[in-house]
RNA sequence: AUCAUAUUUCGGGGAUUGGUGAAAUUCCAUACCGGUGGUAUAGCCCACGAACUCCUACGGGAGCCGAACAGGUGACAUUCCUGUGCCGACGGUCAAAGUCCGGAUGAGAGAAGAUCGUU
Numbered sequence: 001a002u003c004a005u006a007u008u009u010c011g012g013g014g015a016u017u018g019g020u021g022a023a024a025u026u027c028c029a030u031a032c033c034g035g036u037g038g039u040a041u042a043g044c045c046c047a048c049g050a051a052c053u054c055c056u057a058c059g060g061g062a063g064c065c066g067a068a069c070a071g072g073u074g075a076c077a078u079u080c081c082u083g084u085g086c087c088g089a090c091g092g093u094c095a096a097a098g099u100c101c102g103g104a105u106g107a108g109a110g111a112a113g114a115u116c117g118u119u
Stems, first nucleotide, its partner, number of pairs: 001119001003117001007113004015030001017029003031099002033088002035048004043086002052063004068084005090102003
């Protein structure tokens, strides 16, 4: 250094804003946020996880899975720069939620470390 086994830790952000109203951090206005791997640095390119739905012999399996264009630089960028846009599970709630509360001190793509062994 490599591969394999078992293992430890880490592993999701954002409104104490204004307006209307009996009531809204849910509407309107404005503001703010962006999991993991790949690739020229990515919420909206590809893939994955979570959530959600169904099934289950309860080990797990199957399904579903949002959204971007134009110009510029460059060998290379739907990733950088400029401009203008768009998207966001389920349950709850004096009123409809990406931002509040809850399942969740959960799960997890994966990341890092250490251990033993092989080459």
FMN riboswitch aptamer (RFN element), 119 nucleotides, folded computationally. The sequence was found by an Rfam model in a public genome assembly.